């Protein structure tokens, strides 16, 4: 200096708004209108949050195969995991709308 890998999916939460439900106010009270600085239910929802499963890495033991007490390789139960580190705008985008969602481990900083 260059390349590759540092994983995938689900559940939940921080958080978010207001399509639907509900609340509140008004009403021509059958259909309605307004309201999210309305607690809530539905809904959206984390790279740097939690958790489960899978994959991956490592370890003891056991089995297979091997001419041979081996090695390499494969399989199984169980155990473990530094599968590292991670400060971060403005602005824009989608859905009804907004957001820690997406642009984005971006711009930038150290």
């Nucleotide at each position: 200096g260059a390349g590759u890998u540092u994983g995938g999916c689900g559940g939940c939460u921080a958080g978010g708004g207001u399509u639907c439900c509900g609340g509140u106010g008004c009403g021509u009270u059958u259909u309605g209108c307004a309201u999210g600085g309305c607690u809530g239910g539905u809904c959206c929802g984390a790279g740097a949050g939690c958790u489960g499963c899978c994959a991956c890495c490592g370890g003891c033991a056991g089995g297979g195969g091997g001419a041979g007490a081996c090695a390499u390789c494969c399989c199984u139960u169980c155990c473990g995991g530094a599968u590292g580190c991670a400060c971060g705008g403005c602005g824009g985008g989608a859905c009804a709308a907004a957001a820690g969602c997406c642009c984005g481990g971006g711009a930038g900083a150290c």
A computed fold for a 110-nucleotide RNA from Roseibium aquae, annotated as Guanidine-I riboswitch aptamer. The prediction has a mean pLDDT of 82. The model forms 96% of the base pairs in the Rfam consensus.